RNAcentral holds the sequence, with entries from Rfam.
The RNA shown here (c-di-AMP riboswitch aptamer (ydaO/yuaA leader)) has 137 nucleotides and comes from Nonomuraea cypriaca.
Of the family's consensus pairs, 92% are formed in the model.
Rfam family: c-di-AMP riboswitch aptamer (ydaO/yuaA leader). For this family Rfam cites "New RNA motifs suggest an expanded scope for riboswitches in bacterial genetic control" (Barrick et al., Proc Natl Acad Sci U S A, 2004).
NCBI's taxonomy places the organism under Bacteria, Bacillati, Actinomycetes, Streptosporangiaceae, Nonomuraea.
């Protein structure tokens, strides 16, 4: 000068996951605020044969292909969906995701009431074009 790790701070990124207060400062109390989930009328749904066996939530994370594997998984390539720096929308290029957990047999919508959650994990210079706002000048 280049590579690779580690730390610190400032900025940001996925996601509701943020701020305020009070105290005995504790694994501690409330509050806004955001997000989840129970929950009527109305709708929806319902009778009737026949197969099969649970049903459901959070979540972008679904759906099958094909190869290994005794099963369990495991891998290639793919998609439904979904993310990327002043902010929202569109269009364009490019880059990544496409998972995990929960409830227990039980829940459609749902006002009103009731009940939880305030986590984890990261580190681009990837950008070009239009509207329209914000900030500065």
């Nucleotide at each position: 000068c280049g590579c690779c790790u580690g730390u610190g701070a400032c900025c940001g990124c996925u996601g509701a996951g943020u701020c305020c207060g009070c105290c005995g400062c504790g694994a501690g109390c409330g509050g806004a605020a955001c997000c989840g989930g129970g929950g009527a009328c109305c709708c929806a749904a319902g009778c009737c044969c026949c197969c099969a066996u649970g049903g459901g939530g959070u979540g972008a994370a679904u759906c099958g292909g094909c190869a290994c594997c005794a099963a369990g998984g495991u891998g290639c390539a793919g998609u439904a969906g979904g993310g990327c720096a002043g902010c929202u929308u569109c269009c364009u290029c490019g880059c990544c995701c496409g998972a995990a957990c929960c409830c227990g047999u039980c829940a459609g919508c749902u006002a009103a009431c009731c009940c939880g959650g305030u986590a984890a994990g990261c580190g681009g210079u990837a950008g070009g074009g239009a509207a329209g706002c914000a900030a500065g000048g």